The RNA shown here (SAM riboswitch aptamer (S box leader)) has 129 nucleotides and comes from Flavobacteriales bacterium UBA3364. The organism belongs to Flavobacteriales, within Bacteria. Model confidence (mean pLDDT): 82 of 100. The sequence was found by an Rfam model in a public genome assembly.
RNA sequence: CGCUUAUCCAGAAAGGCAGAGGGACUGGCCCUGUGAAGCCUUGGCAACCGUCCGGUGGUGAUCCAUCGGGUAGGUGCUAAAUCCAGCUCCGAACCCCGGUCCACGAACCGGGGCGGGGAAAGAUGAGCC
Numbered sequence: 001c002g003c004u005u006a007u008c009c010a011g012a013a014a015g016g017c018a019g020a021g022g023g024a025c026u027g028g029c030c031c032u033g034u035g036a037a038g039c040c041u042u043g044g045c046a047a048c049c050g051u052c053c054g055g056u057g058g059u060g061a062u063c064c065a066u067c068g069g070g071u072a073g074g075u076g077c078u079a080a081a082u083c084c085a086g087c088u089c090c091g092a093a094c095c096c097c098g099g100u101c102c103a104c105g106a107a108c109c110g111g112g113g114c115g116g117g118g119a120a121a122g123a124u125g126a127g128c129c
Base pairs, nucleotide, nucleotide: 002128003127004126005125006124007123008122013042014041015040016039017038021031022030023029025086026085027084028083043078044077045076048074049073050071051070052069053068054067055066056065057064058063082121087118088117089116090115091114094113095112096111097110098109099108100107101105
């Protein structure tokens, strides 16, 4: 780098060095010389893994699965929902634009807005090659 899987509307900043970018990508919208990225220090948040305790089930037990709780050892995180959207599906009695008609309507069709679901992409953990 890749594959599988779980989670992503909660939470948590100060100082030093540095000196112009940053929020993955694209569009938007933000943050930023009242100091961006990056590095260092000290804090903080958090239960994914580990570890400890308990319930339930599979067994007679080791053990395994699952649920709940404790714990910062391994990671992770510490502006804004993964900042919002992107692809697709659904909805309406609302708004905007365009169109259709023996029918001119509280009509119908298409697009956008709006609301909701799913996916993709990304991030992080755990496992694997």